[in-house]
This is a predicted structure of a 62-nucleotide RNA (Fluoride riboswitch aptamer (crcB RNA motif)) from Alicyclobacillus sp. The model forms 100% of the base pairs in the Rfam consensus.
Order: sequence, then structure tokens, then C1' cells
RNA sequence: CCGUGAAUCGGUGAUGGGGCUCACCGCAAACGCCCGUUGGGGCUCAUGGCUCCUGUGAUAGC
Repeated sequence: CCGUGAAUCGGUGAUGGGGCUCACCGCAAACGCCCGUUGGGGCUCAUGGCUCCUGUGAUAGC
């Protein structure tokens, strides 16, 4: 210097927080959909999954 393995540990899984759980990564994991030749414009969802809270949207009632 390169490669591989491990994980005391840390991070990631298209917008917030908590708990549980799964997957992935160790500078990588990750970075939705539509239109457009590119710059750009528009749209859906607060979860990877379950659940609670917060925010937001729709309908109905008071």
C1' cells in the first nucleotide's frame, strides 16, 4: 500500500421524533414517479416493516 474477515462501535434504508424488528454498509450503504435534448418543471408518501406521537391531505359529524 492492496485484499479479506470480524464488530467493542457507528452509519444508511426519497421529509420529523420514540419503541420493536428486518436488511444493507464500514467512506460505503442511500438518493421515488412523470415530462423535457440538457439547464429545468410537475406529482405521491412523514414507516424498509409494525406501532405511537407530531405535522400534513381527504370525507363526515359536532
Model confidence (mean pLDDT): 77 of 100. The sequence was found by an Rfam model in a public genome assembly.